The RNA shown here (Bacterial RNase P class A) has 381 nucleotides and comes from a Candidatus Aminicenantales bacterium. A source record names the gene rnpB.
Parts: sequence; C1' cells; structure tokens
RNA sequence: GGAGUGGGCGAGGCGGUUGCCUCUUCUUCUCCAAGCGAGAAGAAAGAGGAGGAAAGUCCGAACUCCACAGGGCAGGAUGGUCGCUAACCGCGACUCCGGGCGACCGGGGGAAAGUGCCACAGAAAAGACACCGCCGAAGGAGAGGGGCAACCCUUUCCUGGCAAGGGUGAAAAGGCGAGGUAAGAGCUCACCGCUCUGAUGGCGACAUCAGAGGCAGGGUAAACCCCAUCCGGAGCAAGACCAAACGAGCCCCGCAAUGGGAUGGCCCGUCCCCAGGGGUGGGUAGGUCGCUGGACCUCCGGGGCAAUCCUGAGGCUAGACAAAUAACCGCCGCCCGCCGCGAGGCAGGAGACAGAAUUCGGCUUACAGCCCACUCCAACC
Repeated sequence: GGAGUGGGCGAGGCGGUUGCCUCUUCUUCUCCAAGCGAGAAGAAAGAGGAGGAAAGUCCGAACUCCACAGGGCAGGAUGGUCGCUAACCGCGACUCCGGGCGACCGGGGGAAAGUGCCACAGAAAAGACACCGCCGAAGGAGAGGGGCAACCCUUUCCUGGCAAGGGUGAAAAGGCGAGGUAAGAGCUCACCGCUCUGAUGGCGACAUCAGAGGCAGGGUAAACCCCAUCCGGAGCAAGACCAAACGAGCCCCGCAAUGGGAUGGCCCGUCCCCAGGGGUGGGUAGGUCGCUGGACCUCCGGGGCAAUCCUGAGGCUAGACAAAUAACCGCCGCCCGCCGCGAGGCAGGAGACAGAAUUCGGCUUACAGCCCACUCCAACC
C1' cells in the first nucleotide's frame, strides 16, 4: 500500500426554557352500599419515553380461539455428518466438491428405479454417429502391365473397416505414453482417474492403505419423480369482560268497560287484542383487560475447540389508539470561508437508512460517517 474476517458506535457533549405521551404521589371536586372505595380535573411534584435495523413480513415459537379416537392418501417444507437450541429455511465444529497466490469465500440426498427435456451449431445430444479425414486387410467391378497358363503387380470405383486427427458445441462414450495394426481402438501394458471388495482410523460424514475389474458410460430433480424427517387452521382486527341510545323480541302489571274477538247459538268462566308503566337475554356504539417482567439484559466464575450450557451477583428499559417521543437557546468541541505576523476574532455549516403498535429467537434487505481486534499478500528498511 492492497485485501480478508469478526465486533462496536451511529441526534457530538453538557446545561437551560417551553410543550407532548405514560406511570406514581399530592391537591380539589363529584358519586357512594361510607371502604386508604370509584370517577373527573390540575399552569402541583417526581420518574421514564424509538432502532440496529423498529423495515421486509421470509422462517420458527410463545399466547388466544376453533377443530381433533387412530391410521392412510393428497399437499407443503427441509436435505453432507455430528452437535446446540423451546423451535427453525437458525447457529457451531468437522467433512467432501468448486473458486482464490493467500487470509478466506461459495455449495451439498438420489440421474445405476422409471418417465420427460436438452435452443443454436453439429454427422451425431444418448444404450449414438461418420461431414472432412485415415485404411485398402476381406468381397466385387473396371483399366493398364507381366506371364504359355494357374496367376501376379499397379491403379480407379463400389460394398466395407476405423474413431487416432480436424471441425461443432456449455457438454461428444476415461486421460496420457508405449506396444500393436491395413488403419485404428483398453485391443494389450505402465502411471493417473473410475467402480467393486477388504483392512485400519473416526460416534459419523469421510479418510488412508491393499487387492480385484479394462471401464460400467453425458447433463438436468428451482422437470415429474424416488428416499428420509417434519407439518391441523386462523391470527392481538387473536380473544375475554362490562355495556348505553333508538327500534324490534320476550316476561310481568294493567285504567275508562256495559269495549272487540275466540270458545259450534246464549250466560258464567277462561283466553287473545288495545293506552301506559316496569323488567329482561342477546348484540351495536363506547369502555376495560389482553399490554409489556421476559425462552429478558449485563458481569464474574466453571464445563465445552465452538454454538451454547450451569452457578452466582446486579439491573428494570415506551405502551400509544389517527397514534406521544418535539421545538428553541447558551457554552464547549468539529468542519468550511474571511481578517490577523501571532494569540485570536467575525460570519456560517453539520450527515445516512429509517421510525415502535401482542411479544420473543433468527434470516434478509437499506445505511452518511467513525472506531477496535485478529489475519493474509506485495514492496521497502
């Protein structure tokens, strides 16, 4: 100088004035069943009052209501191994693969159960193929030459052989060298890779070593699918309690009576209807609770590589409901400009992402500026 990892701060500090929200105490007033009761007000006092992400609402839970004998199907989520955690798409350690000179970073079941798909290019994209190319061993045809003849030689073409080389592609049926061959090819061999088996080490993923086999045969599972594990639904607008006004329902009382109606025609009796009054279940407005002290935070010690666990001590840190957490001033500090030789003076400026709404544990995303610790690489001394 350039990088990597982890952590911390994030309205510069102190003081004052005026406000807002919540709580406690006090004072006053009202109600009362007379109780340190309930309610209201207060320009009375005191205390507390946004974040590392309060965000996205992506995972997991607490809590509440609903559903639920048990099992299966469907559907969803997760996916190396071992551990931690209340739980997790979380965290730690280890392991394998890939990237980086390195510190370090990213990824993880199965493609040898089956089905599907693989643009363009290319001969061929999957139990394969032959465009250029290589060969002329085997079969056939033609031409030329030689030979008395059988036949031989040269050459061209067809059938044919090959997959080494070229070419296409993200990817082309192990790599590389030697032997071998008409040319070639795991056809054969050495080394490397791969598969299988065994031994050893490890809780395990896996690693190391030895032996055997000429090699199984592309990719894709965020395509269907297979395997293993887990999963009931809705969410604080959950839910619980209190409860007006108006209207309707139900119950009771019920005046004027010589009322009206029903009781097969009449009387008594009984029932219904009519003013008004009272009561009452449900539910609405509204109010109260849920509501903030909790798998909480900090520190010492101990176990563990670590995540984390145990013990002890200390701490209390917003609870609103159209939603408070603000505004201004002074001093100091910081930055810029001007003046001054200087001490200093004058005038100005100051910043990101964002903002609680039931509560926790995580993940992800956004972020001006600053600080700390450890590590790597390069150059110089």
Taxonomically the source falls in Candidatus Aminicenantales (Bacteria, Bacteria candidate phyla, Candidatus Aminicenantota, Candidatus Aminicenantia). Its Rfam family is "Bacterial RNase P class A". It is annotated as a ribozyme.